Context: one part of a larger RNA
RNA sequence: UUGGGCGUAAAGCGUCCGCAGGUGGUACAAUAAGUUGAUGGUCAAAUCCUGGUGCUUAACAUCAGGACUGCUGUCAAUACUGUUAUACUUGAGGCUGGGAGAGGCAAGCGGAACUAUCGGUGUAGUCGUAAUAAGCGCUGAUAUCGAUAGGAACACCAAAGGCAAAGGCAGCUUGCUAGAACAUGCCUGACACUCAUGGACCAAAGCGUGGGUAGCGAAAGGGAUUAGAUACCCCUGUAGUCCACGCCCUAAACGAUGUGCACUAGGUAUUGGGAGUAUCGACCCUCUCAGUGCCGUUCAAAAAAGCUAACGCGUUAAGUGCACCGCCUGGGGAGUACGGCCGCAAGGCUAAAACUC
Numbered sequence: 001u002u003g004g005g006c007g008u009a010a011a012g013c014g015u016c017c018g019c020a021g022g023u024g025g026u027a028c029a030a031u032a033a034g035u036u037g038a039u040g041g042u043c044a045a046a047u048c049c050u051g052g053u054g055c056u057u058a059a060c061a062u063c064a065g066g067a068c069u070g071c072u073g074u075c076a077a078u079a080c081u082g083u084u085a086u087a088c089u090u091g092a093g094g095c096u097g098g099g100a101g102a103g104g105c106a107a108g109c110g111g112a113a114c115u116a117u118c119g120g121u122g123u124a125g126u127c128g129u130a131a132u133a134a135g136c137g138c139u140g141a142u143a144u145c146g147a148u149a150g151g152a153a154c155a156c157c158a159a160a161g162g163c164a165a166a167g168g169c170a171g172c173u174u175g176c177u178a179g180a181a182c183a184u185g186c187c188u189g190a191c192a193c194u195c196a197u198g199g200a201c202c203a204a205a206g207c208g209u210g211g212g213u214a215g216c217g218a219a220a221g222g223g224a225u226u227a228g229a230u231a232c233c234c235c236u237g238u239a240g241u242c243c244a245c246g247c248c249c250u251a252a253a254c255g256a257u258g259u260g261c262a263c264u265a266g267g268u269a270u271u272g273g274g275a276g277u278a279u280c281g282a283c284c285c286u287c288u289c290a291g292u293g294c295c296g297u298u299c300a301a302a303a304a305a306g307c308u309a310a311c312g313c314g315u316u317a318a319g320u321g322c323a324c325c326g327c328c329u330g331g332g333g334a335g336u337a338c339g340g341c342c343g344c345a346a347g348g349c350u351a352a353a354a355c356u357c
Base pairs, nucleotide, nucleotide: 004328005327006326007311008310012325014201015200016199017198021194022193023192025088026087027086029084030083031082033081034080035077036076037075038074039073040072041071042070048066049065050064051063052062053061054060091191092188093187094186095185096183097182103177104176105175106174107173108172109171110154114150115149116148117147118146119145120144121143125136126135162169163168206247207246208245209244210243211242215241216240220236221235222234223233258324259323260322261321262320263319266295267294268293269292270291271290272289273288274287275286276285306313307312330357331356332355339350340349341348342347
């Protein structure tokens, strides 16, 4: 509950696709379902309201009128909504062209570093810390040179940079593949927006099977510290981290800001496209479309309007509007119990109450 909200107070689903539903561009015509007006029927009595009357008054009774909420018939109107029909191009989509990008998947390749093993040189320490110790080392370590092997990650470029629906994506090359921006005309002709249920994707951790394992490293062991030290520090180190396939489906999944469309001063930087001017040409410069950022600090001015409780937001809105969805309603109990659905499990989704302040 005919109300107010959702950046930070409770509240935007993690993201997208999308059936039903809701909503929907321009013109003309028809219709008259919604809508509007007129008129008729019905809406029992009592009750209710107004006025009168009767009991001495009132309550009460009685008479007349009215109201409320609807349903239904007839006639009329045609602006808007709906329906039907025809058409249109500005919304949407498609074709064409040259560009941008860590977008995705797969395969191949590369160098630095690291570790191990082997070989050479070489000798007594090395590692580690605030300081130690444990550890490693004369069975030759550390250091240094060379070789071989392995796994994981890609310095510089690198940026307020780019791409992607979100999660996310970074060495190089090739193949396959998705989306967006711009330019020029042409084509289709409202094909659109949103979306309960549903579906797909979804970091890290975790689970299953089989591989792999260099470094790092939950657990575990040892050494310190300490009153203790189940920690912080040091030395080891298993799962894991990596790959393939199958699950899990949660995050401060954040811009703590749902999606789409329209409108409302600017300045500046940058990424991509285009046009113009200029030039031998390129750059520069001017304009424009699409994205990504900033306009903070000190002194003075403090981006306009608007919004906001303030902080702040401010053409990437938290401004002004429309459409649709989701969500909130004091704190705790509790994102818990029970039930249901899903999962191998861990658990997830849905989701109370008693009681208490």
Predicted 3D model of a 357-nucleotide part of an RNA (small-subunit ribosomal RNA, central domain) from a Candidatus Magasanikiibacteriota bacterium.
It matches the Rfam family "Bacterial small subunit ribosomal RNA".
NCBI's taxonomy places the organism under Bacteria, Bacteria candidate phyla, Candidatus Magasanikiibacteriota.
It was read from a public genome assembly.